[in-house]
Context: one part of a larger RNA
RNA sequence: UGACGGGGGCCCGCACAAGCGGUGGAGCAUGUGGUUUAAUUCGACGCAACGCGCAGAACCUUACCCGGGCUCGAAAGUGCUGGAACUCUGCCGAAAGGUGGGGGUGCCCGCAAGGGAACCAGUAUCCAGGUGCUGCAUGGCUGUCGUCAGCUCGUGUCGUGAGAUGUUGGGUUAAGUCCCGCAACGAGCGCAACCCCUGCUACUAGUUGCUACAUUAAGUUGAGCACUCUAGUGGGACUGCCGGUGUUAAGCCGGAGGAAGGUGGGGAUGACGUCAAGUCCUCAUGGCCCUUAUGUCCGGGGCUACACACGUGCUACAAUGGUCGGUACAGAUCGUCGCGAACACGCAAGUGGGAGCAAAUCGCAAAAAACCGGCCUCAGUACAGAUAGGAGUCUGCAACUCGACUCCUUGAAGUUGGAAUCGCUAGUAAUCGCUGAUCAGCAAGCAGCGGUGAAUACGUUCCCGGGCCUUGUACA
Numbered sequence: 001u002g003a004c005g006g007g008g009g010c011c012c013g014c015a016c017a018a019g020c021g022g023u024g025g026a027g028c029a030u031g032u033g034g035u036u037u038a039a040u041u042c043g044a045c046g047c048a049a050c051g052c053g054c055a056g057a058a059c060c061u062u063a064c065c066c067g068g069g070c071u072c073g074a075a076a077g078u079g080c081u082g083g084a085a086c087u088c089u090g091c092c093g094a095a096a097g098g099u100g101g102g103g104g105u106g107c108c109c110g111c112a113a114g115g116g117a118a119c120c121a122g123u124a125u126c127c128a129g130g131u132g133c134u135g136c137a138u139g140g141c142u143g144u145c146g147u148c149a150g151c152u153c154g155u156g157u158c159g160u161g162a163g164a165u166g167u168u169g170g171g172u173u174a175a176g177u178c179c180c181g182c183a184a185c186g187a188g189c190g191c192a193a194c195c196c197c198u199g200c201u202a203c204u205a206g207u208u209g210c211u212a213c214a215u216u217a218a219g220u221u222g223a224g225c226a227c228u229c230u231a232g233u234g235g236g237a238c239u240g241c242c243g244g245u246g247u248u249a250a251g252c253c254g255g256a257g258g259a260a261g262g263u264g265g266g267g268a269u270g271a272c273g274u275c276a277a278g279u280c281c282u283c284a285u286g287g288c289c290c291u292u293a294u295g296u297c298c299g300g301g302g303c304u305a306c307a308c309a310c311g312u313g314c315u316a317c318a319a320u321g322g323u324c325g326g327u328a329c330a331g332a333u334c335g336u337c338g339c340g341a342a343c344a345c346g347c348a349a350g351u352g353g354g355a356g357c358a359a360a361u362c363g364c365a366a367a368a369a370a371c372c373g374g375c376c377u378c379a380g381u382a383c384a385g386a387u388a389g390g391a392g393u394c395u396g397c398a399a400c401u402c403g404a405c406u407c408c409u410u411g412a413a414g415u416u417g418g419a420a421u422c423g424c425u426a427g428u429a430a431u432c433g434c435u436g437a438u439c440a441g442c443a444a445g446c447a448g449c450g451g452u453g454a455a456u457a458c459g460u461u462c463c464c465g466g467g468c469c470u471u472g473u474a475c476a
Base pairs, nucleotide, nucleotide: 001476002475003473004472005471007470008469009468010467011466012465013464015460016459019424020423021422022421023420026315027314028313029312030311031310032309033308034306035305042053043052064301065300066299067298068297069296070295073127077125078124079123080122081121082120083119086103087102088101089100090099091098092097107116108115109114129290130289132288133287134286138284139283140279141278142277143275145273150189151188152187153186154185155184156165157164158163169180170179171178195267196266197265198264200235201234202233203232204231205230206229209225210224211223213222214221238261241255242254243253244252245251317417321376322375323374324373325372326371327370334363335362338357339356343352344351345350383414388409389408390407391406392405393404394403430452431451432450433449434448435447436446
């Protein structure tokens, strides 16, 4: 100087408390451990591994296993040799691949012979190739403490020195935020602001959007751009005003006006560093290793196994519910290798159909919870839907291992969950549906979007984490 303390003081955070809803019990989905296996590829392991890399394993992916092949190689450079390229077709084979037959001669120079460019095959060579090892050799990227308020420097001063001071102190703040004081005076990286979305408003613009007027079955058409909206430029909030308080300060409390009030709400943004944290399997890269194999091609299998254990989720256990019929109201996306309407067929998944739309125009599209009415009346049920049998649909070369969905039948556990444990402070929790990426197909996961919409916070003694000052130390 740090670090640590079941030392002290001050302060903060869904940290506790006060509340609401869960997890832990059940079934299923998914990841992991373990076990099994020819293989169940590899990585990730307290927080910060475990719906994680994987924004989508039937083949492919694929790195694993078994089997069949290749050896200058699946791709790239150069030299030489042959053939244009290309195309049709036979046989062996699971394919990869192997082995035959036929057609065919283009472009440039040249009368021709021949040469050249591109392409194909063979050969030689410099070599390729490796998801092989080392993340404890590395770059880059990322997690984490933590959006915590800290981390430093120049000059000066003090100290023999390590260092100190500044950065401590008194107030204050979300903040090393600001004020006052002070042997310090300044400065940098962080904080804040500048950026984006959202909340109010003015102007500009008016189609595909909108409708005060007319018209219509209908924003359908005329007319219009008031309004809504769209999307660009501005305004607006600054403790600016008033009162109180405070040290005349910074600020704090209350009030007015205002759409909004003291950071308005949300996002992006992550200082010096810590964990030899993670990643050599994104990529790059040192060293080591393989080189007829640890490279490469193909078929099939596996990553989907299953006495068990754990994590994360979904669905329930019902009446604030289930079921049937009817009636409403979103936002944000996406669409031409696409979205696909009307209409018809099918109980349905779906099929036929093909209008319109490169989309404020057309489509996916039905929003769902909600509301109105009928039935059910507390039961393992008209709750719940696992499992299983049968019949189908769709995608795709192909759904056996191993896809999703539909219909009929079947109708398991489950009656609110031990010890323990998690999230959340407002348009939040809870609850309801919709969209997108990946994607041929496949979502209970992920990323977004809106609808309905609470309860509680006395307080900081205690648990956890963190910041500042101080104290002890046999620790560095």
This is a predicted structure of a 476-nucleotide part of an RNA (small-subunit ribosomal RNA, 3' major domain) from a wastewater metagenome. Rfam family: Bacterial small subunit ribosomal RNA. The prediction has a mean pLDDT of 85.